[in-house]
């Protein structure tokens, strides 16, 4: 550099629960703790995931319903970039 111990000091925080913000996906605080060597930062690729606007079909309709579609979420889905704490074995 690589690579990770039944090591050591620090670190995140999953479901569920409560407030709140959002149409929703989901996001934030408290609580909890399933997990985690990047579970630290970036939504750049790609997956996935809502669907309010927007577009289409059915419809008398400015009802409804269904389908399309990221300008939205996700880094604790997988790459990729950028940084970093310890050091036993091989």
């Nucleotide at each position: 550099a690589c690579c990770g111990a039944u090591a050591a000091u620090a670190g995140c925080a999953a479901a569920c629960c409560u407030g709140u913000c959002g149409a929703a996906a989901g996001g934030c605080a408290g609580g909890g703790g399933c997990g985690c060597a990047a579970a630290g930062c970036u939504a750049u690729g790609g997956g996935u995931c809502u669907a309010a606007a927007g577009g289409u079909a059915u419809g008398a309709a400015a009802a409804a319903u269904a389908c399309c579609a990221a300008u939205g979420a996700u880094u604790g889905c997988c790459a990729a970039g950028c940084c970093g704490c310890c050091g036993a074995a091989a």
Overview
The RNA shown here (c-di-GMP-I-GGC riboswitch aptamer) has 90 nucleotides and comes from Candidatus Brevifilum fermentans. It was read from a public genome assembly, where an Rfam model found it. The organism belongs to Candidatus Brevifilum, within Bacteria.